This is a predicted structure of a 72-nucleotide RNA (transfer RNA) from an Alphaproteobacteria bacterium. The prediction has a mean pLDDT of 82. It matches the Rfam family "tRNA". Rfam links the family to the GO term triplet codon-amino acid adaptor activity. Rfam classes the family as a transfer RNA. It was read from a public genome assembly. The source organism's lineage runs through Bacteria, Pseudomonadati, Pseudomonadota and Alphaproteobacteria.
């Protein structure tokens, strides 16, 4: 050099062109004499990055970045 696969909350993933989720974690607040366990409610996201199709793009499509695996 090619060639395929990834990229989405902090952290590990999910999402079939139509309202961005879950587990873990972090925060209050209930529960206890205190933890711990459980339990309610919240924060937290430019869906890598810039085009481009489309009424509508995390989702199609192009290019670039970064990894990772594999040919040479």
């Nucleotide at each position: 050099g090619c060639u395929u696969c990834u990229g989405u909350a902090g952290c590990u993933c999910a999402g079939u062109g139509g309202u961005a989720g879950a587990g873990c974690g972090c925060g209050u607040c209930c529960u206890u004499g205190g933890u711990a366990a459980g339990g309610a409610c919240g924060a937290g996201g430019u869906c890598a990055u810039g085009g481009g199709u489309u009424c509508a793009a995390g989702u199609c499509c192009c290019a670039u970045c970064a990894g990772a695996a594999g040919c040479u």